Predicted 3D model of a 107-nucleotide RNA (SAM riboswitch aptamer (S box leader)) from uncultured Paenisporosarcina sp. The sequence is in RNAcentral, with records from MGnify. Model confidence (mean pLDDT): 81 of 100.

RNA sequence: UCUUAUAAAGAGAGGUGGAGGGAUAGUGCCCUAUGAAACCCAGCAACCGUCACAUAUGUGAAAUGGUGCCAAUUCACUCAAAGCAAUUUUUGCUUUGAAAGAUGAGA
Numbered sequence: 001u002c003u004u005a006u007a008a009a010g011a012g013a014g015g016u017g018g019a020g021g022g023a024u025a026g027u028g029c030c031c032u033a034u035g036a037a038a039c040c041c042a043g044c045a046a047c048c049g050u051c052a053c054a055u056a057u058g059u060g061a062a063a064u065g066g067u068g069c070c071a072a073u074u075c076a077c078u079c080a081a082a083g084c085a086a087u088u089u090u091u092g093c094u095u096u097g098a099a100a101g102a103u104g105a106g107a
Stems, first nucleotide, its partner, number of pairs: 001107006012041001014040003020031003026077003043069002047066002050061004074100001078098009
């Protein structure tokens, strides 16, 4: 970089640490000395793997292995289509899809 799957749920009032953090740029809005990031432990989930049944593939189980995750929908914002509302080329809202990013698995 490409392919594919997933995302409205879930997860400490612990230790070290000390000022920042919420992907990128900007804006907004938030979190943070009643202590940020990071590391350790605990925890959550169950993608790969494992096990048991049926076997296209599916269903279920455990959580000892490989990841992942642990404020807010992937915090919101971008583009397209459809619908709805408001005194017209505008604005707002809703739904679906796309884009971008994240994580797993494969190449």